[in-house]
RNA sequence: GGGAGUGUAGCUCAGUGGUUAGAGCAGGAGGCUCAUAAUCUCUUGGUCGUGGGUUCGAGUCCCACCGCUCCCACCA
Numbered sequence: 001g002g003g004a005g006u007g008u009a010g011c012u013c014a015g016u017g018g019u020u021a022g023a024g025c026a027g028g029a030g031g032c033u034c035a036u037a038a039u040c041u042c043u044u045g046g047u048c049g050u051g052g053g054u055u056c057g058a059g060u061c062c063c064a065c066c067g068c069u070c071c072c073a074c075c076a
Stems, first nucleotide, its partner, number of pairs: 001072007010025004018056001027043005049065005
């Protein structure tokens, strides 16, 4: 330099262009227990990487850029 993949909650990840963006773990509160663990209930937490575009409507489609991963090429 060329190509591919990926970016959604603190972490791991779901999410068919159309209801108010979700799960597990983690965090907080409470129950249970002599107490702790386990377990149960409730609950907090999101500019969906950034900026534009298409559309009545975008996490989802298109473009550019940024981060990360992989492959190829080049230099040494």
A computed fold for a 76-nucleotide RNA from Armatimonadetes bacterium Uphvl-Ar1, annotated as transfer RNA. The RNAcentral record of the sequence draws on ENA. Its Rfam family is "tRNA". Rfam's curators write: Transfer RNA (tRNA) molecules are approximately 80 nucleotides in length. Its family is annotated with triplet codon-amino acid adaptor activity in the Gene Ontology. The coordinates come from a structure-prediction model, not an experiment, and the mean pLDDT is 82.